[in-house]
RNA sequence: GCCGGAGUAGCUCAGUUGGUAGAGCAAUUGUUUUGUAAACAAUAGGUCGCGAGUUCGAGUCUCGCCUCCGGCU
Numbered sequence: 001g002c003c004g005g006a007g008u009a010g011c012u013c014a015g016u017u018g019g020u021a022g023a024g025c026a027a028u029u030g031u032u033u034u035g036u037a038a039a040c041a042a043u044a045g046g047u048c049g050c051g052a053g054u055u056c057g058a059g060u061c062u063c064g065c066c067u068c069c070g071g072c073u
Base pairs, nucleotide, nucleotide: 001072002071003070004069005068006067007066010025011024012023013022019056027043028042029041030040031039049065050064051063052062053061
């Protein structure tokens, strides 16, 4: 330099044909217990890597850039 893959909650990851973004674990609060853990219930947490474009509407499609992983030279 070229090719491919990945980037979404604190972590690991879903998200189908473009239609108002979710799960598990973790966190917080409550119930239960003499107490802790466990269990159960609830709550909070997101400019979807950055910028632009298409569209009535973009996590999803298009373009550029950044970071990481793998391959080729």
This is a predicted structure of a 73-nucleotide RNA (transfer RNA) from Parcubacteria group bacterium GW2011_GWA2_51_10.
The source organism's lineage runs through Bacteria and Bacteria candidate phyla.
Rfam family: tRNA. By type it is a transfer RNA. Gene Ontology term of the family: triplet codon-amino acid adaptor activity.
Its mean pLDDT, the model's own confidence on a scale to 100, is 80.
It was read from a public genome assembly.